Predicted 3D model of a 74-nucleotide RNA (transfer RNA) from a bacterium. Its Rfam family is "tRNA". Rfam links the family to the GO term triplet codon-amino acid adaptor activity. By type it is a transfer RNA. Model confidence (mean pLDDT): 80 of 100.
[in-house]
RNA sequence: GCGGUCGUAGCUCAGCUGGUUAGAGCACCGCCCUGUCACGGCGGGGGUCGUGGGUUCAAAUCCCAUCGACCGCG
Repeated sequence: GCGGUCGUAGCUCAGCUGGUUAGAGCACCGCCCUGUCACGGCGGGGGUCGUGGGUUCAAAUCCCAUCGACCGCG
């Protein structure tokens, strides 16, 4: 230099042949339970989907560029 895979909550990930509101588990906060802790139960906060553009009535999802991680080729 060329090609490919991946990037979504603090962490691990799902959702991707466009359309109900962006979700799960763990973690965090509050309450209940308990003599206390843990376990368990109930509830809550947290994201504009790596970034910037484009297409569309509508984009996490399609297209282009770009950044980062990893793999392969030279």